[in-house]
RNA sequence: CAAGUAAACCGGGUGACCGCUCGCCUUAGGCGGGAGGAAAGUCCGAGCUCCACCGGGCAGGAUGCUGGGUAAUACCCAGGAGGGGUGACCCUACGGAAAGUGCCACAGAAACAUACCGGUUCGCCCUGGCGGACUAAGGGUGAAAUGGUGAGGUAAGAGCUCACCAGCGGCUGGGUGACCAGUCGGCUGGGUAAACCCCAUCCGGAGCAAGACCAAAUAGAGGGACAAAAGGACGCCCGGCCUAGUCCCCGGGUUGGUCGCUUGACCCUGAUGGUAACAUCAGGGCUAGAUAGAUGGUCACCACCCUGACUUACCAGUCGGGGCACAGAACUCGGCUUAUAGGUUUACUUGACCG
RNA sequence: GUGAGUGUAGCCGAGAGGUUUAAGGCGCCAGGUUGUGGCCCUGGAGAGCGAGGGUUCGAAUCCCUCCACUCACCCCA
Numbered sequence: 001c002a003a004g005u006a007a008a009c010c011g012g013g014u015g016a017c018c019g020c021u022c023g024c025c026u027u028a029g030g031c032g033g034g035a036g037g038a039a040a041g042u043c044c045g046a047g048c049u050c051c052a053c054c055g056g057g058c059a060g061g062a063u064g065c066u067g068g069g070u071a072a073u074a075c076c077c078a079g080g081a082g083g084g085g086u087g088a089c090c091c092u093a094c095g096g097a098a099a100g101u102g103c104c105a106c107a108g109a110a111a112c113a114u115a116c117c118g119g120u121u122c123g124c125c126c127u128g129g130c131g132g133a134c135u136a137a138g139g140g141u142g143a144a145a146u147g148g149u150g151a152g153g154u155a156a157g158a159g160c161u162c163a164c165c166a167g168c169g170g171c172u173g174g175g176u177g178a179c180c181a182g183u184c185g186g187c188u189g190g191g192u193a194a195a196c197c198c199c200a201u202c203c204g205g206a207g208c209a210a211g212a213c214c215a216a217a218u219a220g221a222g223g224g225a226c227a228a229a230a231g232g233a234c235g236c237c238c239g240g241c242c243u244a245g246u247c248c249c250c251g252g253g254u255u256g257g258u259c260g261c262u263u264g265a266c267c268c269u270g271a272u273g274g275u276a277a278c279a280u281c282a283g284g285g286c287u288a289g290a291u292a293g294a295u296g297g298u299c300a301c302c303a304c305c306c307u308g309a310c311u312u313a314c315c316a317g318u319c320g321g322g323g324c325a326c327a328g329a330a331c332u333c334g335g336c337u338u339a340u341a342g343g344u345u346u347a348c349u350u351g352a353c354c355g
Numbered sequence: 356g357u358g359a360g361u362g363u364a365g366c367c368g369a370g371a372g373g374u375u376u377a378a379g380g381c382g383c384c385a386g387g388u389u390g391u392g393g394c395c396c397u398g399g400a401g402a403g404c405g406a407g408g409g410u411u412c413g414a415a416u417c418c419c420u421c422c423a424c425u426c427a428c429c430c431c432a
Stems, first nucleotide, its partner, number of pairs: 001351010012302007020034006036326001040337002043335005048207004053240006060203005065079005080094001081092004095198002100196002102192003116139002118135007147165006166188001168185007211259004220250001222249005230243003266285008304323007356428007365381003383399005405421005
């Protein structure tokens, strides 16, 4: 200098005038505050609210290597295994095929098994061929074909034997664990669970349009089921328990207002512990709360990007023109996913050159 | 906010539980028939299944993410 990897941050600013909204004081006004890193998607988890509840079972659903973090999670951190990359690093929907049932088209002899071509050998006929026995090393088909490579051995072959490796199982050691290392053994048909399923762990429902209150108005001579019935935290069953009324249908009135509504598992700084995620302690801070839905409009300058000209060894500078991304809170928070003009910083890897 | 669906030739619309050639109808083109047109008969062309990724030997179909559209419910009592 170039190319990359991982992470963090910014993503507009200043001033004037006018306008909107919230809070407080004092009231012709004054002071202070006023969209995001994703506010988006609504894919997850919770806080919070309501439904008297508890236990057991079935069904249903979610997660899926190990350990840790967290309020919790399908999230985060650190490891393990497999894979990709020269490397820094990155990816994984990562339990089980020996509980069972399915599927593997076409091709091919054969896809829970088998001999098409071929090899060896025997017999017959003898130009060529036919039949039997053995064979799975070679060839063909295919995504996948009696574990792979090499040697010996054999009539020719084969784990038949040996060496190395893969798989399976046993033993020993290390580790909290997933697993790893060593050694021994016999010789061993596969894949697929984002197929049904099995195993382990976990799981009330509904949701701020939750819910609480006020005001106003009207039409209940309404109907039906039930008496230990009905209702009681998704469905079904059982047991207990609670309530004196429960549930269903028809009809009428209202469509207004207040709260919930922002002090939070909150933010910043420092110290300690921890590889880290994070935890504890101390100090400091208060940063929108709307409801047809505020947070804006105009002007000027600056910042950033592109481009043309001038100047210049280059950098820098001056002038002109153009541009300035994705995009707007609606109870709150922790994540994931998606969109995004451009800019800044840190650490590491590889290559070239110079010293 | 919650729940449930749809997307396949120009249009409508099937497609099993994964492999074959993505059915059919209307429309379009050509020929036939007819004095001409229509109807009718015969034949033909036209798609990679909304977009991207993954599983698998193989995906319209199974899974994940994104995009567009449709329907239902939701105040007090």

This is a predicted complex of two RNAs, RNase P RNA and transfer RNA, with 432 nucleotides together. Rfam match: Bacterial RNase P class A. It is annotated as a ribozyme.